[in-house]
RNA sequence: GGAGCCGGCCGGGCGGCCGCGGUCCGGGCUGCGAGGCUCCGGGCCGAGGAAAGUCCGGACUCCACAGGGCAGGGUGCUGGGUAACACCCAGGCGGGGCGACCCGCGGAAAGUGCCACAGAGACCAGACCGCCGGGCCCCCUCGGGGCGCCGGUAAGGGUGAAACGGUGAGGUAAGAGCUCACCAGCGGUCGGGUGACCGGCCGGCUGGGCAGACCCCACCCGGAGCAAGGCCAAGCAGGGAGCUGGGUGGCCCGCCCGACGCUCCCGGGUAGGCCGCUUGAGGCCUCCGGCGACGGAGGUCCCAGAGAGAUGGCCGCCCCCCGGGCCCCCGGGCCCGGGGACAGAAUCCGGCUUACAGGCCGGCUCCUCCA
RNA sequence: GGGCGCUUAGCUCAGCUGGCAGAGCGUCGCCCUUACAAGGCGAAGGUCGGGGGUUCGACUCCCUCAGCGCCCA
Numbered sequence: 001g002g003a004g005c006c007g008g009c010c011g012g013g014c015g016g017c018c019g020c021g022g023u024c025c026g027g028g029c030u031g032c033g034a035g036g037c038u039c040c041g042g043g044c045c046g047a048g049g050a051a052a053g054u055c056c057g058g059a060c061u062c063c064a065c066a067g068g069g070c071a072g073g074g075u076g077c078u079g080g081g082u083a084a085c086a087c088c089c090a091g092g093c094g095g096g097g098c099g100a101c102c103c104g105c106g107g108a109a110a111g112u113g114c115c116a117c118a119g120a121g122a123c124c125a126g127a128c129c130g131c132c133g134g135g136c137c138c139c140c141u142c143g144g145g146g147c148g149c150c151g152g153u154a155a156g157g158g159u160g161a162a163a164c165g166g167u168g169a170g171g172u173a174a175g176a177g178c179u180c181a182c183c184a185g186c187g188g189u190c191g192g193g194u195g196a197c198c199g200g201c202c203g204g205c206u207g208g209g210c211a212g213a214c215c216c217c218a219c220c221c222g223g224a225g226c227a228a229g230g231c232c233a234a235g236c237a238g239g240g241a242g243c244u245g246g247g248u249g250g251c252c253c254g255c256c257c258g259a260c261g262c263u264c265c266c267g268g269g270u271a272g273g274c275c276g277c278u279u280g281a282g283g284c285c286u287c288c289g290g291c292g293a294c295g296g297a298g299g300u301c302c303c304a305g306a307g308a309g310a311u312g313g314c315c316g317c318c319c320c321c322c323g324g325g326c327c328c329c330c331g332g333g334c335c336c337g338g339g340g341a342c343a344g345a346a347u348c349c350g351g352c353u354u355a356c357a358g359g360c361c362g363g364c365u366c367c368u369c370c371a
Numbered sequence: 372g373g374g375c376g377c378u379u380a381g382c383u384c385a386g387c388u389g390g391c392a393g394a395g396c397g398u399c400g401c402c403c404u405u406a407c408a409a410g411g412c413g414a415a416g417g418u419c420g421g422g423g424g425u426u427c428g429a430c431u432c433c434c435u436c437a438g439c440g441c442c443c444a
Stems, first nucleotide, its partner, number of pairs: 001367010012318007020046008028037003048342001052353002055351005060225004067253004072221005077091005092105005106216002111214002113210003128157002130153005135147005165183006184206001186203007229275004238266006245257003282301008319340009372443007381396004390427001398414005420436005
């Protein structure tokens, strides 16, 4: 200098003018008052890293205080973190990359099922071609060739995603774990580790794949969702069906409530206000424990709460990028024009995923050059 | 705001215990008719909404994104 990997952070800054939402104070209008208001002035606060998708997990509320079984759903290497998780951290094994690093993960010797086409044979494997021995026949003696013949053979060819361990040597008529060495796998044993697993020795030689197919094993999950739910005000018209049942969402049990009350359907009315509502597993700083995720202690701060939905616009200077022009000491300077993303709270929080102009910081790898 | 479902030919829909993607209507050509319709025969037409993964193999199974529709006070 070039190419790349991982992690963290920002995501325009300052000033002026106008405007918007919330809250508090003062005033004005209205009202007997409580209070209300599209009124005026002032103080304070006012979007995000994803507020998004709603893919997970919780808090909270109601149904019972959420209980037992079946069914159903989810997760899935090991150990830890956490309120919880499909998240995070550390480790193990396998795969990819020269490397930094990235990706994946229970069980196929419990059972069932599937493995299309091609191919001789695809699930209790299999002789199509070839190779070898024998038999028979032919040619021209050595030798060579042939066969709807008999047998051996899985080393070779061919098919396929996959062909019953792999490579090499010995052995054999040709071959074969038939024998041996190494490697892969399985079983036993010893040692290390909390564990996944790793290492040594011995043994018999040993066919698969799919569980993101059913399933098995272990663990977890009751249902609904702030339009949950509660209170107040206003308004209306009842009718039909079912039932001892309803809460319960698939079923059974259990529990609670209820007995002239409850459920469903049709019809009618309302389209208002208040609470829930934002102080929370909260942010920042320091110290301690831990490899780390994280936990503990102390200090400090209050940081949107609307209800069809408020954060915006203009100007000046600066920053970054692009295009054009000018100057010049060839590295920059000046002027003009344009652009600066993705997107926006709606009960709250922890994650994951997806979108995103541009920029900053830290660590690391490979190649090349110079000393 | 919250909870569900769907996307396959021009249109409406099947196919989803994984193995060549189909039906009806429509379009085009031929026959029939004087001609048209109806009818008969035949043909064309598919990124299976986009991307990634599992598998030998994906419309089908899993993840993610996009579009459309329904319900709740």
Two RNAs folded together computationally: RNase P RNA and transfer RNA, 444 nucleotides in total. Its mean pLDDT, the model's own confidence on a scale to 100, is 79. Rfam match: Bacterial RNase P class A. Rfam links the family to the GO terms ribonuclease P activity, tRNA processing and dimeric ribonuclease P complex.